[in-house]
Molecule: FMN riboswitch aptamer (RFN element)
Organism: Isoptericola cucumis
Parts: sequence; structure tokens; C1' cells
RNA sequence: GUACGUGCUCCGGGGUCGGUGCAAUUCCGAACCGGCGGUGACAGCCCGCGACCCGUGACCCCGCUAUUCGCGGAGGGCACGGUUGACCUGGUGGAAAUCCAGGGCCGACGGUGAAAGUCCGGAUGGGAGGCAGCACGUGC
Repeated sequence: GUACGUGCUCCGGGGUCGGUGCAAUUCCGAACCGGCGGUGACAGCCCGCGACCCGUGACCCCGCUAUUCGCGGAGGGCACGGUUGACCUGGUGGAAAUCCAGGGCCGACGGUGAAAGUCCGGAUGGGAGGCAGCACGUGC
């Protein structure tokens, strides 16, 4: 230096102006944003993954018991499973639902004086993935 392994760390964007109203960054008009892998060429809306939510299982914990067993209970991480949004037209090209032009569409749960992709909260959390960073080990 390189390949592999282990551990740790890191890594998500966006509400501004006007209108209505007692009250809205939630409604209306305009505005703004787009995690990760793949795909003949670059993708929010092609195929998948992740977060949220739901279920099942054993385990941990607590209780009923002297114990095994059994039964019950709030919670915890783990494994497996389920649910989970949205695109067309034209052009270029060997190849694009990914580029260019045009017109569209979508966005968990809880909260809120009034309905939220953008505010607040769970979350100083979790997490896909990474030719990212650091450390250690092994091979060449």
C1' cells in the first nucleotide's frame, strides 16, 4: 500500500409573504424540501431497503406460589412476519418512467385556540447503506 475481519464514530432537507378568521408557519393563493442501494446514463413518484405503526415467538424483568411447572402483568432489547405514498407527454441518445423541456403528483404517528411533508414531541432515539473516518487483528 492492498484485501478481508472485528469494534467504535459519523451521516435528512424544507414555512416565507399575502388572504380569511377571535384563533391557522395546520385552511386558501403563491413558496420551499427530497435518506440509502440497484437499474444500459444522473430517479422523492421504476425495483427494493430504512424510519413510524401492527402482529407472533422465545428470552429478560415483576407478581401469584416453597420450587420445577403453570398462570398473570407493565416494560425492554432481539428474531420473524405484516402494513407503508406518488408520473405522464415530447426531445436527445446505442441505451434514460433516471438527462433536457413542459405539465402533474406524493409525503408515518401523537400534539395544537383550526385540519401540518415544512411548527412542537417521542428523538441527545432508531436506522438502511457507505470506495466515509479512526483503532485493532490476519493475509499478500